A computed fold for an 87-nucleotide RNA from uncultured Longimicrobium sp., annotated as c-di-GMP-I riboswitch aptamer. Model confidence (mean pLDDT): 84 of 100.
RNA sequence: GAAAACGGCAAACCCGUCGAAAGGCGGGGACGCAAAGCCACGAGGCUACCGCCGCGCCCAUGCGGCCAUGCCGGUCGGGCUACCGAA
Numbered sequence: 001g002a003a004a005a006c007g008g009c010a011a012a013c014c015c016g017u018c019g020a021a022a023g024g025c026g027g028g029g030a031c032g033c034a035a036a037g038c039c040a041c042g043a044g045g046c047u048a049c050c051g052c053c054g055c056g057c058c059c060a061u062g063c064g065g066c067c068a069u070g071c072c073g074g075u076c077g078g079g080c081u082a083c084c085g086a087a
Stems, first nucleotide, its partner, number of pairs: 001084001008033002013028006031074001037080003041077003044072003051066005
């Protein structure tokens, strides 16, 4: 799956907290969700402390580029699991 029922989750935003950041977690809050449950395998996206390269400088601070080992998964695919249930 049915304009069903019992229930569930919770975007933006706000507060607190952790983190260099992306982002996570807790509380509030509901835009939505029938797997918006789990995994993080493929594609995709985000971030760049460290590192490498360059610029600059007396040195250093600093600036730019690259980088995932950090993330998201409520972007798509894949895998696993599951509540209710008429015709």
Description: The sequence is in RNAcentral, with records from MGnify. The model forms 95% of the base pairs in the Rfam consensus.